RNA sequence: CUUGCCGGACGGGUGGUCGCGGGCGCUUCGGCGUUCGAGGAAAGUCCGGUCUCCACAGGGCGGCGUGCCGGCUAACGGCCGGGGGGGCGUGCUCAAAGCGCGUUUCACGGAUAGUGCCACAGAAAAUGUACCGCCGGGCCAGAAAGGGCCAGGUAAGGGUGAAAAGGUGCGGUAAGAGCGCACCGCGGCGCGGGUAACCGUGGCUGGCAGGGAAAACCCCACGCGGAGCAAGACCAAAUAGGGGAGGAGGGACGGCCCGUCCCGUUACUACUUCCGGGUAGGUCGCUCGAGCCGUUCAGUAAUGGACGGCCAAGAUGAAUGACCGCCCCUCGCGGCGACGCGGGGACAGAAACCGGCUUAUAGUCCGGCAGGCCAG
Numbered sequence: 001c002u003u004g005c006c007g008g009a010c011g012g013g014u015g016g017u018c019g020c021g022g023g024c025g026c027u028u029c030g031g032c033g034u035u036c037g038a039g040g041a042a043a044g045u046c047c048g049g050u051c052u053c054c055a056c057a058g059g060g061c062g063g064c065g066u067g068c069c070g071g072c073u074a075a076c077g078g079c080c081g082g083g084g085g086g087g088c089g090u091g092c093u094c095a096a097a098g099c100g101c102g103u104u105u106c107a108c109g110g111a112u113a114g115u116g117c118c119a120c121a122g123a124a125a126a127u128g129u130a131c132c133g134c135c136g137g138g139c140c141a142g143a144a145a146g147g148g149c150c151a152g153g154u155a156a157g158g159g160u161g162a163a164a165a166g167g168u169g170c171g172g173u174a175a176g177a178g179c180g181c182a183c184c185g186c187g188g189c190g191c192g193g194g195u196a197a198c199c200g201u202g203g204c205u206g207g208c209a210g211g212g213a214a215a216a217c218c219c220c221a222c223g224c225g226g227a228g229c230a231a232g233a234c235c236a237a238a239u240a241g242g243g244g245a246g247g248a249g250g251g252a253c254g255g256c257c258c259g260u261c262c263c264g265u266u267a268c269u270a271c272u273u274c275c276g277g278g279u280a281g282g283u284c285g286c287u288c289g290a291g292c293c294g295u296u297c298a299g300u301a302a303u304g305g306a307c308g309g310c311c312a313a314g315a316u317g318a319a320u321g322a323c324c325g326c327c328c329c330u331c332g333c334g335g336c337g338a339c340g341c342g343g344g345g346a347c348a349g350a351a352a353c354c355g356g357c358u359u360a361u362a363g364u365c366c367g368g369c370a371g372g373c374c375a376g
Base pairs, nucleotide, nucleotide: 001372002371003370004369005368006367007366008365009364010363012327013326014325015324016323017322018321020037021036022035023034024033025032026031039347043358044357046356047355048354049353050352051228052227053226054225063224064223065222066221067220068082069081070080071079072078083108084106085105086104087103088102089101090100091099092098109219110218114217115216117212118211131158132157133154134153135152137150138149139148140147166184167183168182169181170180171179185208186206187205188204189203190201191200192199193198232284233283234282235281242275243274244273245272246271249263250262251261252260253259291310292309293308294307295306296305297304298303328345329344330343331342332341333340334339
């Protein structure tokens, strides 16, 4: 310099004009001034909480979720660190195997608790199995070699399969076989290391656990009540209902009387008055909080502590925008060049709040690891 992988940060800047929402101040109630005004995901609503209301003696059965170990956290299915298995790269090696390093990934508790399942192929898919082959025996025929039949032995060889009851060698045998032995592998116990998962073991022991699958039921351990800010609380019209009390008159025309008209006339009535619930509407909840920034300490880290500083949307048909100038990044064209002209600058967008996860994202910058090439 380049290629690949992984991680982190940013997500155009600035000035002007107009416009919009909230707070504060002033107001002649028309407005004016000032200040604040989207995100890393505000998204999906997947997981966990705060908060609110409802439900709830105790116990049992059932249901759902999580699942190696340790730590962090308010909590989590999240994060950090570690262990084990797998993948990729690389070093050692002639190569392979193996070991080391780096990176990445995993629904990673239990398959001797029980029940069930294992396509196709294959003799057999699990109280192990005899299809071919191999072996000795009996019978048949044959001169012999070889062959046929019968009942057995045999997992060494072949074949099927994703998978067939350890591997190599020697002995052994009729042929074979952990049948015996050595080494390797495996299980158990012990010992050593580690908080643990787990790792190591030229200690002892067992010829050897009986295949896979728990993303089959199931078993074990742990956790879990429901609905959600349209939660919920408060204030409260008009009209029409409801309840209590009074009640024989009340109302319109009118300054008053008469008069006319309407309603009611013994009633759960008209009318008067008081009370209460709900609706429209309004207020609160509502944004100071597991808060943000900086420094520092503890810790490998996630994270936590201390000190200092800061307050940064709160709307409810729902604001956060538009235009112009200059600059930045990038692309195209023109120019020897300085530069000029034109285009582009993503995904998206709060609605009670917080911690995660997942998904979308033009472009720019930074860091780590590995490989290749070049130069000193």
Predicted 3D model of a 376-nucleotide RNA (Bacterial RNase P class A) from an Acidobacteriota bacterium. Model confidence (mean pLDDT): 78 of 100.